RNA sequence: AUGGGUCGGCGGACGGUCGCGUCGCGGGGCGAGAGCCCCGCGCCGAGGAACGUCCGGGCUCCACAGAGCAGGGCGGUGGGUAACACCCACCCGGGGUGACCCGCGAGACAGUGCCACAGAGAACAGACCGCCGGAGGGGAACCUCCGGUAAGGGUGAAACGGUGGAGUAAGAGACCACCAGCGACCGGGGUGACCCGGCCGGCUAGGCAAACCUCGUCCGGAGCAAGGUCAGACAGGAAGCGUCGAGGUGGCUCGCCGAGCUUCCGGGUAGACCGCUGGAGGGCCGUGGCAACACGUCCCCGAGAGAGAUGGCCGUCACGGAGGAGACUCCGUACAGAACCCGGCGUACAGCCGGCCCAUUCAC
Numbered sequence: 001a002u003g004g005g006u007c008g009g010c011g012g013a014c015g016g017u018c019g020c021g022u023c024g025c026g027g028g029g030c031g032a033g034a035g036c037c038c039c040g041c042g043c044c045g046a047g048g049a050a051c052g053u054c055c056g057g058g059c060u061c062c063a064c065a066g067a068g069c070a071g072g073g074c075g076g077u078g079g080g081u082a083a084c085a086c087c088c089a090c091c092c093g094g095g096g097u098g099a100c101c102c103g104c105g106a107g108a109c110a111g112u113g114c115c116a117c118a119g120a121g122a123a124c125a126g127a128c129c130g131c132c133g134g135a136g137g138g139g140a141a142c143c144u145c146c147g148g149u150a151a152g153g154g155u156g157a158a159a160c161g162g163u164g165g166a167g168u169a170a171g172a173g174a175c176c177a178c179c180a181g182c183g184a185c186c187g188g189g190g191u192g193a194c195c196c197g198g199c200c201g202g203c204u205a206g207g208c209a210a211a212c213c214u215c216g217u218c219c220g221g222a223g224c225a226a227g228g229u230c231a232g233a234c235a236g237g238a239a240g241c242g243u244c245g246a247g248g249u250g251g252c253u254c255g256c257c258g259a260g261c262u263u264c265c266g267g268g269u270a271g272a273c274c275g276c277u278g279g280a281g282g283g284c285c286g287u288g289g290c291a292a293c294a295c296g297u298c299c300c301c302g303a304g305a306g307a308g309a310u311g312g313c314c315g316u317c318a319c320g321g322a323g324g325a326g327a328c329u330c331c332g333u334a335c336a337g338a339a340c341c342c343g344g345c346g347u348a349c350a351g352c353c354g355g356c357c358c359a360u361u362c363a364c
Base pairs, nucleotide, nucleotide: 001360002359003358004357005356006355007354008353009352010351012317013316014315015314016313017312018311020045021044023042024041025040026039027038028037029036030035047335051346052345054344055343056342057341058340059223060222061221062220066254067253068252069251071219072218073217074216075215076090077089078088079087080086091105092103093102094101095100106214107213111212112211113208114207115206128153129152130149131148132147133146134145135144136143137142161179162178163177164176165175180204182201183200185198186197187196188195189194227274228273229272230271236265237264238263239262240261241260247257248256281300282299283298285296286295287294288293318333319332320331321330322329323328
């Protein structure tokens, strides 16, 4: 220099002006009051994903959420965390020259099931070609029948270990040596997954569990329209079930609480407040740790609705695109958008910036 890997950050800036929303202050109007309305001033007012609502929690109610079954999630090891399907580090397997990336990573000698197409045969296998032996036919080439054979060919994603020897009519783990793989034992290292080495054994075991299933482990249900407080209105009637248990309980049974519940007709209301945002919060520094993260000191307070606000214009600058020789001119600045709150994951995104690392080449 070119190409690449990985980690992290930003998401137009500043000023003016006109608007919108919450809150505070001041003024005015209405009202008995509570309070409401209008005007002015001031502070603050979307995001890295606020999104999808896919996981995990907090919080609230139902037993202080308890037992069993069913159902569902997860699945190498160790750690982090409130918790997780997340994160970090490592192991194993696969890919890449490499930095690094990918893995939906328990069990296929518990059982059941499936393995397309091609192929003779797809799982306690299989004679299509070939090889060998025998019988028959033929002048011969060769053909037919019976039997042996998985060494060779061919099909396939996958054909029941590989190479060599010995052996045989031809062959074959039927036998032998080495290698691969599996299992038992021993020694060493590691918290562990696992790794390294030795020795022995039977000679060999296909894949799919994101098919059922088995094992281990975790999970009670519903959700801020949760739930609660206050104010106001109304009119009850009929049927059914129920203390021999309604309903809570929205998978079922038990257990617990214990008196109402359901349907139809008729009537009334649909207001305010709390929950609500100061929290597993953010930032700098330090300490421990490889890291995720934890702890400590100091500092900061950044929307809270009504499913409703968070915007427009102008100027200067930045960035991108187009035009132009140039001065410069024109256009554009993504994806999206809170509603109980956090931690993740996934997805969308014009572009821009930085750190570290790898490969190739050149120069010193």